Predicted 3D model of RNase P RNA and transfer RNA as a complex of 439 nucleotides.
RNA sequence: UGAGCAGGCCAGACGGCCGCGGGCGGCUCGCGCCGCCUGAGGAAAGUCCGAGCUCCACGGGGCCGGGCGCUGGGUAACGCCCAGUGGAAGCGAUUCCAAGGAAAGUGCCACAGAAAUCAAACCGCCGAAACCUCGUCAAGAGGCAGGCAAGGGUGAAACGGUGAGGUAAUAGCUCACCAGUGCCGCCGGCGACGGCGGCAGCUUGGCAAACCACGCCCGGAGUAAGACCGAAUAGGAGGGGAGAAGACGCCCCGCUUCAUUUGACCCUCGGGUUGGUCGCUCGAGGUGCCCGGAGACGGGCAUCCCAGAUAAAUGGUCGUCGCCCGCUAUGCGGGAACAGAACUCGGCUUACGGCCUGCUCGCCGU
RNA sequence: GGGCCGCUAGCUCAUCAGGCAGAGCACUUGCCUUUUAAGCAAGUGGUACUGGGUUCGAGUCCCGGGCGGCUCA
Numbered sequence: 001u002g003a004g005c006a007g008g009c010c011a012g013a014c015g016g017c018c019g020c021g022g023g024c025g026g027c028u029c030g031c032g033c034c035g036c037c038u039g040a041g042g043a044a045a046g047u048c049c050g051a052g053c054u055c056c057a058c059g060g061g062g063c064c065g066g067g068c069g070c071u072g073g074g075u076a077a078c079g080c081c082c083a084g085u086g087g088a089a090g091c092g093a094u095u096c097c098a099a100g101g102a103a104a105g106u107g108c109c110a111c112a113g114a115a116a117u118c119a120a121a122c123c124g125c126c127g128a129a130a131c132c133u134c135g136u137c138a139a140g141a142g143g144c145a146g147g148c149a150a151g152g153g154u155g156a157a158a159c160g161g162u163g164a165g166g167u168a169a170u171a172g173c174u175c176a177c178c179a180g181u182g183c184c185g186c187c188g189g190c191g192a193c194g195g196c197g198g199c200a201g202c203u204u205g206g207c208a209a210a211c212c213a214c215g216c217c218c219g220g221a222g223u224a225a226g227a228c229c230g231a232a233u234a235g236g237a238g239g240g241g242a243g244a245a246g247a248c249g250c251c252c253c254g255c256u257u258c259a260u261u262u263g264a265c266c267c268u269c270g271g272g273u274u275g276g277u278c279g280c281u282c283g284a285g286g287u288g289c290c291c292g293g294a295g296a297c298g299g300g301c302a303u304c305c306c307a308g309a310u311a312a313a314u315g316g317u318c319g320u321c322g323c324c325c326g327c328u329a330u331g332c333g334g335g336a337a338c339a340g341a342a343c344u345c346g347g348c349u350u351a352c353g354g355c356c357u358g359c360u361c362g363c364c365g366u
Numbered sequence: 367g368g369g370c371c372g373c374u375a376g377c378u379c380a381u382c383a384g385g386c387a388g389a390g391c392a393c394u395u396g397c398c399u400u401u402u403a404a405g406c407a408a409g410u411g412g413u414a415c416u417g418g419g420u421u422c423g424a425g426u427c428c429c430g431g432g433c434g435g436c437u438c439a
Stems, first nucleotide, its partner, number of pairs: 001362010012321007020039008041338001045349002048347005053222004058254006065218005070084005085099001086097004101212001105211002107207003122152002124148003131143004160178006179203002181200008226278004236269005243258004285304008323335005367438007376391004385422001393409005415431005
């Protein structure tokens, strides 16, 4: 100096004036006025996961359905995080992986190719023994039935590789070595797994983000939950109707409630009210220090209170300083991203400006 | 605040257990007609919203994002 990898931090600061939401205090009969304090984020977003909280009276069974899937740990919990194992990418720092089962079963594998999982043969090799023909017998030649899967060719993928034996020609057909798989034993590790040795010719295609089988987990609705007060009102019209409802995928059983012609419940139409209080912010809470742990994280002590609006406040302007960029450079000019709480947390994902630190690879100079 | 669905040619839609993306209308050219329309024949036109993943192979299966629509008190 160029390219790259990983991690952390910030999201301008202070002051004046004006303005807005909330809380407290004071004054005022009251309307209201004054003072003080406080007032967005790392993602407040997407609503993709996991919970808290609240309600749905309740219990049991069956059948569907959904999610997750290496190991150990963390956590309230998770599909999240940490550490590892195995695999993949990269020279490397480092990164990525929905990473269990394909010898339980079913299904798919286009085109090409002989053949795509169960056996098969286009070119090719052989044609030994048997049979036919030629040949005087024999030797030999040709042919047929047939045998082979080594080589060529196809494909994303073709039934281990090399060498020797063997054979008519071949072939794990046999043997040696190598690779893989399975089983057994020993060693290391909590474990996933790794290392070593032995045995078995065992050599078994891929896809489960195809169905599926296995293991684990899963009731639903959501602060418009829900509680109270107030307002409005109807005992509305038409049709169906003997069972219906119980916020729960469907069904069944029990149970409870309502109803059975004075009509439960369902469908369609029409109408009224759509105000207030609570829930509502103190919480798996923030900050600092110490301790345990490799880390995620956990424990202890101290300290702090940190938005609660309801069509929605959190803003504007001026001055000084700081950051970045440019220039005619003690100065002047310009710029500062993504984006705005709505019950609350823990994550993930997405959007986005800048600064710092550590590490890797290369080039140049000394 | 919650839930559901869709995105394929200029427009409206097909293509669903993954295997060369198609139809109708529209457009272009030719025929017919004095000409236009209609009709007949041929043709053009595609990043399947977007970025990744699984797979030999993705419009289709899975994940993230964008846009649009419907619905619930």
Rfam match: Bacterial RNase P class A. Rfam's curators write: Ribonuclease P (RNase P) is a ubiquitous endoribonuclease, found in archaea, bacteria and eukarya as well as chloroplasts and mitochondria. The family's RNA type in Rfam is ribozyme.